A computed fold for a 71-nucleotide RNA from Cladochytrium replicatum, annotated as transfer RNA. Its mean pLDDT, the model's own confidence on a scale to 100, is 82. Rfam family: tRNA. Rfam links the family to the GO term triplet codon-amino acid adaptor activity. Taxonomically the source falls in Cladochytrium (Eukaryota, Opisthokonta, Fungi, chytridiomyceta).
[in-house]
């Protein structure tokens, strides 16, 4: 340069054309003589820009980043 492939809460991974869910994580309460283990709530996120579509994180196209193969 070229092809593929990924981009979703601090991390980590899921997942759909109708506003997203586990896990870790942090706060809180329950347990316990205190600490952890355990239960519970609760907060936190769809790489950016255009199209299509009543509606896009999900489809198209273009950017940018990441890490693979060839050259």
């Nucleotide at each position: 340069g070229c092809a593929a492939a990924g981009g979703u809460g601090g991390u980590c991974c899921a997942g759909u054309g109708g506003u997203a869910g586990a896990a870790u994580u942090g706060c809180c309460g329950c347990c316990u003589g205190c600490c952890a283990c355990g239960c519970g709530g609760c907060a936190g996120a769809c790489c950016c820009g255009g199209g299509u579509u009543c509606g896009a994180u999900u489809c198209c196209c273009g950017g940018c980043c990441u890490g693979u193969g060839c050259a």